[in-house]
RNA sequence: GAAGUCGGCCGGGCAAUCGCGGCGUCGAAUGACGUCGAGGAAAGUCCGGGCUCCAAAGGGCAGGGUGCCAGGUAACGCCUGGGCGGCGUGAGCCGACGGAAAGUGCCGCAGAGAGUAGACCGCCGAUGGCCGUGCACGCACGGCACAGGCAAGGGUGAAAAGGCGCGGUAAGAGCGCACCGCGCGCAUGGCAACAUGUCGCGGCAAGGUAAACCCCACCCGGAGCAAGACCGAAUAGGGGAGUGCAAGCACGGCCCGUGCGAACUCCCGGGUAGGUCGCUCGAGUUGUGCGGUGACGCGCAUCCCAGAUGAAUGAUUGCCCUCGACAGAACCCGGCUUACAGGCCGGCUUCCACC
Numbered sequence: 001g002a003a004g005u006c007g008g009c010c011g012g013g014c015a016a017u018c019g020c021g022g023c024g025u026c027g028a029a030u031g032a033c034g035u036c037g038a039g040g041a042a043a044g045u046c047c048g049g050g051c052u053c054c055a056a057a058g059g060g061c062a063g064g065g066u067g068c069c070a071g072g073u074a075a076c077g078c079c080u081g082g083g084c085g086g087c088g089u090g091a092g093c094c095g096a097c098g099g100a101a102a103g104u105g106c107c108g109c110a111g112a113g114a115g116u117a118g119a120c121c122g123c124c125g126a127u128g129g130c131c132g133u134g135c136a137c138g139c140a141c142g143g144c145a146c147a148g149g150c151a152a153g154g155g156u157g158a159a160a161a162g163g164c165g166c167g168g169u170a171a172g173a174g175c176g177c178a179c180c181g182c183g184c185g186c187a188u189g190g191c192a193a194c195a196u197g198u199c200g201c202g203g204c205a206a207g208g209u210a211a212a213c214c215c216c217a218c219c220c221g222g223a224g225c226a227a228g229a230c231c232g233a234a235u236a237g238g239g240g241a242g243u244g245c246a247a248g249c250a251c252g253g254c255c256c257g258u259g260c261g262a263a264c265u266c267c268c269g270g271g272u273a274g275g276u277c278g279c280u281c282g283a284g285u286u287g288u289g290c291g292g293u294g295a296c297g298c299g300c301a302u303c304c305c306a307g308a309u310g311a312a313u314g315a316u317u318g319c320c321c322u323c324g325a326c327a328g329a330a331c332c333c334g335g336c337u338u339a340c341a342g343g344c345c346g347g348c349u350u351c352c353a354c355c
Stems, first nucleotide, its partner, number of pairs: 001351010012320007020037007039326001043337002046335005051224004063220005068082005083097001084095004098215002103213002105209003120154002122150003127147002129144007162180002165177003181204001182202004186197004228277004238268006248260004284303001286301006321324001
């Protein structure tokens, strides 16, 4: 210098004027003054928690989720570190990464066979059979490929009973052996996942698939700030007490009487309109010290940083620059994911050149 990789940060600046929302002070009041006023994603609403109400002895079933190990955290499907596998020369990146010797299901096309494996081409035909020849007459030799044996080679496929060599055999085959691979055990290192072994045992355990059912381990009650709490009219209902009793109804053979029933007075309670709270001081910001590889934790100092409810955060002008992206709170917080003009800083890797 070029190419790459990982991490962090910024997201037009300054000034003036006029506006808008919250809070404080002053004022009888229109108002005045002061102060604060979007984001790294405020977004998607996909996970996790706080908070609120409802439900709830405990345990189990069903259902859902998570899934290598250890740690962090309020918690997580997040983060950190490590292991294993894959990709890359490398820095580094990616991985639902438990179990297929518990059971069930599925495996298109091709192919003989896709699993209690299989035989199309092929190899063999020792043994038995058939044919021929020989002779010492039940044996030898030759042939056929009939029974049958085999799975080395070819072929199909993403995948066909571990690979390679030697022995072995009629031909073959872990059939035997060596090496590699695999499983189990043991030892060593590590908290563990796991790794290593000059070790021992086993010829080898019979395909793949669990984001198929399933098994195992762990976790999970429901609904959400329109949650929820408080104040609370007018009007119209409801309940109680009292006054009262016209018509009518009930009791009754009739009368009296009693009960219901209009109206009026007082009291009580629920709901609605409206208002208040919830509402923003918090798993908080910034700085720093200590512990830890790190995520993170602890201590000290410091700061207050939107809180609306028709719902504010805007407009104009001037100057400057590299001419400005994606986008805007609505209970709060931790993550993940997605969008983003342009720019800045740092760690590391590879290659080239020079000293």
This is a predicted structure of a 355-nucleotide RNA (Bacterial RNase P class A) from Spiribacter vilamensis.
The RNAcentral record of the sequence draws on ENA.
Lineage of the source: Bacteria > Pseudomonadati > Chromatiales > Ectothiorhodospiraceae > Spiribacter.
The prediction has a mean pLDDT of 80.
It is recorded under the gene name rnpB.